[in-house]
Molecule: c-di-GMP-I riboswitch aptamer
Organism: Planctomycetota bacterium
RNA sequence: GUCCCGAACGGGCAAACCCGCCGAAAGACGGGGACGCAAAGCCAGGAGCCUACAGCCCCUUCCGGGGCCAUGGCCGUCCGGUUGCCGAA
Numbered sequence: 001g002u003c004c005c006g007a008a009c010g011g012g013c014a015a016a017c018c019c020g021c022c023g024a025a026a027g028a029c030g031g032g033g034a035c036g037c038a039a040a041g042c043c044a045g046g047a048g049c050c051u052a053c054a055g056c057c058c059c060u061u062c063c064g065g066g067g068c069c070a071u072g073g074c075c076g077u078c079c080g081g082u083u084g085c086c087g088a089a
Base pairs, nucleotide, nucleotide: 012037013036017032018031019030020029022027035076041082042081043080045079046078047077048074049073050072055068056067057066058065059064
């Protein structure tokens, strides 16, 4: 110096919920708030899960209803990739 591990120090992030805002929704963003997290930093490559505007099919006099389906979404679901603070055993 590097890797594994994770005591301590300094800190970091921020679940649910509430408010605002965008969106058809899932959900994202901002503020409050902390369930937790040693990568709960980043990336949709693999898997998984969520939603169904549009589209297609069926029903319906109409209104409308049902089914299928990501090109939408979740990195705080997992795997993988990548970057990284501190320095005990």